Predicted 3D model of RNase P RNA and transfer RNA as a complex of 468 nucleotides. Its mean pLDDT, the model's own confidence on a scale to 100, is 75. Rfam match: Bacterial RNase P class A. It is annotated as a ribozyme.

RNA sequence: GCGGAUGGCUGGAUGACUGCGGCAGCAAUGUCGAGGAAAGUCCGGACUCCAAAAAGCACGGUGCCGGGUAACGCCCGGCGGGGGUAACCCUAGGGAUAGCGCCACAGAGAACAGACUACCUGCGUCGCAUCUAUGGUGCGCAUUCGUCAAAGCGCAGGAAAAGGUGAAACGGUGGAGUAAGAGCCCACCGCGCGAGCGGCAACGUAAGCGGCACGGCAAGCCCCACCGGGAGCAAUGCCAAAUAGGGACCUCGCGUCGCAAGACGGGGAUGCUUGAACCCCAGACGGUCCGGGUUGGCAGCUAGAGGGCGCUUGGUAACAGGCGUCUUAGAUGAAUGGUCAUCCAUUUGCGGGCAACCGCAGAGGACAAAAUCCGGCUUAUAGGCCGUCCGCGCAU
RNA sequence: GCUGCAGUAGCUCAGUGGUAGAGCGCGUCAUUGGUAAUGACGAGGUCGGGAGUUCAAUCCUCCCUCACAGCA
Repeated sequence: GCGGAUGGCUGGAUGACUGCGGCAGCAAUGUCGAGGAAAGUCCGGACUCCAAAAAGCACGGUGCCGGGUAACGCCCGGCGGGGGUAACCCUAGGGAUAGCGCCACAGAGAACAGACUACCUGCGUCGCAUCUAUGGUGCGCAUUCGUCAAAGCGCAGGAAAAGGUGAAACGGUGGAGUAAGAGCCCACCGCGCGAGCGGCAACGUAAGCGGCACGGCAAGCCCCACCGGGAGCAAUGCCAAAUAGGGACCUCGCGUCGCAAGACGGGGAUGCUUGAACCCCAGACGGUCCGGGUUGGCAGCUAGAGGGCGCUUGGUAACAGGCGUCUUAGAUGAAUGGUCAUCCAUUUGCGGGCAACCGCAGAGGACAAAAUCCGGCUUAUAGGCCGUCCGCGCAU
Repeated sequence: GCUGCAGUAGCUCAGUGGUAGAGCGCGUCAUUGGUAAUGACGAGGUCGGGAGUUCAAUCCUCCCUCACAGCA
């Protein structure tokens, strides 16, 4: 210098004028007022209610190991696998000898595999040649195109090498061996089991053993381990206003003792069963549906596992702790805006300059915007800034 | 704000791992004096978009986008 990998920050600044919302104030006025994602609502919590939110089943989720955390499907560190020359990146990564299921098309054969073709042997038969002549022996071969008196045909057996199909064909290469062949045998490679050693573990390494047996899919059912009760601030509580507390159906019930409190009995569980305590029981109790009225206010509501900065302790790190200092939106059809000036980068035109750049005029400033609150993930994001590392080339 | 469900041909819907189909509609031809009906043939699909799992994805998983519904 060229090419690449990766970590983090920022998200216009200042001033004037003029608005909008909260709080303080009698008022003047003062003070505070969006984000890194406020978004998607995908996970995890806090909080509130549901008859303990208890046990079991069902259902759902997660899935290498260790750690962090309030918790997590998040984060950190490591292991295995894959990609890259490397920096580095990707990885839903338990179990396929618990069982079930699926593997289309093609192909001979697709899961306790299979035998198509011009492979080999025997027997029978056919054709030709030959001589030892009612029979014996030999040939019917290789490649391409073709052909079925010619690639002979048929039956029985052997074998799984070769051809070809496929995403996948029950180890690969070479040799020995055989009628032809084959882990049948041998060498090397691959594969499986694996004492011992290292590591908290995942796992790594490996003496030795085994001729090879064990296909893939669990983001198909399933098995194993762990986690999860349901609903969500439009939760929930209170006040005010309004109104007729209306209609239909279903279920349960009309009890006993006691002066009373209460006891017995009966009823009530949000997927199903059990269910202490609690609530209800002579009716207007419980459930479902329909209809009418109110569309106001207060609490919940924002100081919290808060955040930023500086120093510091432990830890490789995530993270945890300590000290100091600064800071803290709470609206409810929903505020946080607009105009101008200067600067900041960006860009267009003109002029000047060898160039870096300078001057004038103009344009526009990403994604997007709180709604109970936090921790994550994911997705969107113009431009700018700061690092760290790798490969190649050149120079020293 | 919270929650649930859907996206397949122009329209309405099937299909749920193995070449995407039906009805209506559209085009051409036949039939008719002509039209409709009828018959024959045909066209038309990035299965909302992107990534992953798998030999193979409309289907299984994740992210995005769009439409609909419920809750004070």